Transfer RNA from a Patescibacteria group bacterium, 74 nucleotides, folded computationally. The coordinates come from a structure-prediction model, not an experiment, and the mean pLDDT is 81. Its Rfam family is "tRNA". The RNAcentral record of the sequence draws on ENA.

[in-house]
RNA sequence: GGGUGUGUAGCUCAGUUGGUUAGAGCGCUACACUGAUAAUGUAGAGGUCCCAAGUUCGAUUCUUGGCACACCCA
Numbered sequence: 001g002g003g004u005g006u007g008u009a010g011c012u013c014a015g016u017u018g019g020u021u022a023g024a025g026c027g028c029u030a031c032a033c034u035g036a037u038a039a040u041g042u043a044g045a046g047g048u049c050c051c052a053a054g055u056u057c058g059a060u061u062c063u064u065g066g067c068a069c070a071c072c073c074a
Stems, first nucleotide, its partner, number of pairs: 001073007010026004019057001028044005050066005
């Protein structure tokens, strides 16, 4: 330099043939339980879906460009 893939909650990830409320597990907070912790149960907080532009009535999803990371080729 060329190509492919990935980017969604603090972490690991799912998701949507474009559709009105964006989810799980772990973690965190509160409460219950306990002599107390752990475990368990209940509730809750936490997201500009990497950035920008375009298409569309509507974009996390499609297109283009950029950025970061991983792998392959040179």